Predicted 3D model of a 484-nucleotide part of an RNA (small-subunit ribosomal RNA, 5' domain) from an uncultured bacterium.
[in-house]
Context: one part of a larger RNA
RNA sequence: UGAACGCUGGCGGCGUGCUUAACACAUGCAAGUCGAAUGUAGCAAUACAUGGCGGACGGGUGAGUAACGCGUGAGCAAUCUGCCCAUAUCUGGGGGAUAACAGUUGGAAACGACUGAUAAUACCGCAUAACAUGGUUUGAAGGCAUCUUCUUUCCAUCAAAGAUUUAUCGGAUAUGGAUGAGCUCGCGUCUGAUUAGCUUGUUGGUGAGGUAACGGCUCACCAAGGCGACGAUCAGUAGCCGACCUGAGAGGGUGAUCGGCCACAUUGGAACUGAGACACGGUCCAAACUCCUACGGGAGGCAGCAGUGGGGAAUAUUGGGCAAUGGAGGAAACUCUGACCCAGCAACGCCGCGUGAAUGAUGAAGGUCUUCGGAUUGUAAAGUUCUUUUCUAAGGGAAGAAGAAAGUGACGGUACCUUAGGAAUAAGCCUCGGCUAACUACGUGCCAGCAGCCGCGGUAAUACGUAGGAGGCAAGCGUUAUCC
Repeated sequence: UGAACGCUGGCGGCGUGCUUAACACAUGCAAGUCGAAUGUAGCAAUACAUGGCGGACGGGUGAGUAACGCGUGAGCAAUCUGCCCAUAUCUGGGGGAUAACAGUUGGAAACGACUGAUAAUACCGCAUAACAUGGUUUGAAGGCAUCUUCUUUCCAUCAAAGAUUUAUCGGAUAUGGAUGAGCUCGCGUCUGAUUAGCUUGUUGGUGAGGUAACGGCUCACCAAGGCGACGAUCAGUAGCCGACCUGAGAGGGUGAUCGGCCACAUUGGAACUGAGACACGGUCCAAACUCCUACGGGAGGCAGCAGUGGGGAAUAUUGGGCAAUGGAGGAAACUCUGACCCAGCAACGCCGCGUGAAUGAUGAAGGUCUUCGGAUUGUAAAGUUCUUUUCUAAGGGAAGAAGAAAGUGACGGUACCUUAGGAAUAAGCCUCGGCUAACUACGUGCCAGCAGCCGCGGUAAUACGUAGGAGGCAAGCGUUAUCC
């Protein structure tokens, strides 16, 4: 240290927990919501469908990527931005459809086909309109090359939607803000030269297309350029950073958890919708795999949360709740939320506490050693006097909840408090030749074994094994791996 293994194991708080197969996945849940937009069915609850907003957030993973990907500092006179805020103006009048539904009908299913009727904040014209867009005319100011800003004349084009409990909530256009995003540039960003040349949309220009926007981004034509020992190209490896570990520092190593950015969603490709995607739980095509089939055809995607198989030295519950925080929808009530908050498992880590305290010599018994005198275990035990952190039982019992009041707590009858009981429920692991703190006896006899290095063992082994004793750390102690 995200550790694993061996022996051992009392409690609490806070954290952490597939580093390997981006291997395959049974099952459940993880993104819905709105009746104050609308139609139908129904007594109603509600259901179906159109419509709106949200499914581009949140959550996961690190495969790819050596790159403007990331970090840092600038720039956009080359850009967009739903919801939100501010300001100004407007909200007039029409039209044609369509789903659900009804009828007929195809199919094993998935899912369709035809006919008929209907509504809207769905769709489509018309009117009106500028500080918008495009063009045109006049003047002025500024800058960074293309230019930018202001003023002025005229022309052309473009908008809207209603609901209602009458309080409001909406709709359209424009300007500004806020937020988010896009693009460009300077510098920095691993190893290999036993990789030295690389490149044809390649480098630049003109024109056109395309984009929100600059640009070979794409295309036609023209030129022959561009990069490279200051390491191009190729190959290998790798998500990057804030940070984390170590170190006096300089450095070295790492990129788990938490936060920022990027990339990906079985593999590869593509666009649609939309303010925003080329979209993990959307669509289409191809491929591999799995499943259903009436063999005609269909369905699926856990690198979401749990969980299963597999791989592995190795990594948890198919738990509770929306009470809090946050998010989506809604005017609201509220609904949804495996985000999140909690609980469960694991000494995996850090921190804290306990396993008793005082007294007690006839230095008891037992063990070990012995020169047989004794020494040591050792105040250690027993005994005596206490205490109750812990533990057990009973009683009380939160904050976290916001508000005028009432109501609302998953955790949880938890934390905490009081009373009672009783030393009661709680110690191991490694080492003892030198480095390195700690020594004797017996067994063994180059055997069995030890070992990080030096080295021990062949009959008196402080080095092997056991016992007694001692030393170290302690709910841990050792070993292994790895970094400084």